Molecule: Glycine riboswitch aptamer
Organism: Acidimicrobiia bacterium
């Protein structure tokens, strides 16, 4: 001095689902579109939780999901998006 793996922060590609359904109010000249309320029904991959597949070493401790849940977030589209790929950055630190 180089430094695998893993951890986080970030740019870049790529990324599903599910009523643009009813009603009343506002916004326009009306139509269509948008925004708030509110009711039913729906998705789940922001985050949350909750079992407990699995990890870890037979147990006990201990981590935990893309599994359940639907608090929350969503249901034209944009945004957002787990997760994968990859670049910078930083931590750890085998060797």
């Nucleotide at each position: 001095a180089c430094g695998a793996c893993c951890c986080c922060c970030u740019g870049c590609g790529g990324g599903a689902g599910a009523g643009u359904c009813c009603c009343g109010g506002g916004c326009c000249g009306c139509c269509a579109g948008c925004c708030c309320g509110g009711g039913c029904g729906c998705c789940g991959a922001a985050g949350g939780a909750g079992c407990a597949a699995c990890c870890c070493u037979c147990c006990c401790c201990g981590g935990a999901a893309u599994c359940u849940c639907u608090c929350a977030g969503g249901c034209c589209c944009a945004c957002g998006a787990a997760c994968c790929g990859u670049g910078g950055g930083g931590g750890c630190g085998a060797g």